The RNA shown here (transfer RNA) has 71 nucleotides and comes from a Candidatus Pacearchaeota archaeon. RNAcentral holds the sequence, with entries from ENA. Lineage of the source: Archaea > Nanobdellati > Candidatus Pacearchaeota. Its Rfam family is "tRNA". It is annotated as a transfer RNA. From the family's description: Transfer RNA (tRNA) molecules are approximately 80 nucleotides in length.

RNA sequence: GGGGACAUCGUCUAAUGGUAGGGUGUCCGGCUCCAGACCGGAAGAUGGGGGUUCGAUUCCUCCUGUCCCCA
Numbered sequence: 001g002g003g004g005a006c007a008u009c010g011u012c013u014a015a016u017g018g019u020a021g022g023g024u025g026u027c028c029g030g031c032u033c034c035a036g037a038c039c040g041g042a043a044g045a046u047g048g049g050g051g052u053u054c055g056a057u058u059c060c061u062c063c064u065g066u067c068c069c070c071a
Base pairs, nucleotide, nucleotide: 001070002069003068004067005066006065007064010024011023012022013021018054026042027041028040029039030038047063048062049061050060051059
């Protein structure tokens, strides 16, 4: 220098056009003498700009960052 992939709660991960879900963690409650385990509940996320669309996590484009391949 050229090409490709990825970016979603603290963390890991699903959702490929129509209410963003789950595991783990955190908090609250139940259980327990207390704690753990177990059970119930709550809060918490789409990297940034622009475009397409009635509607974008999803499609297009640019930027930023990470990773891979070629030179």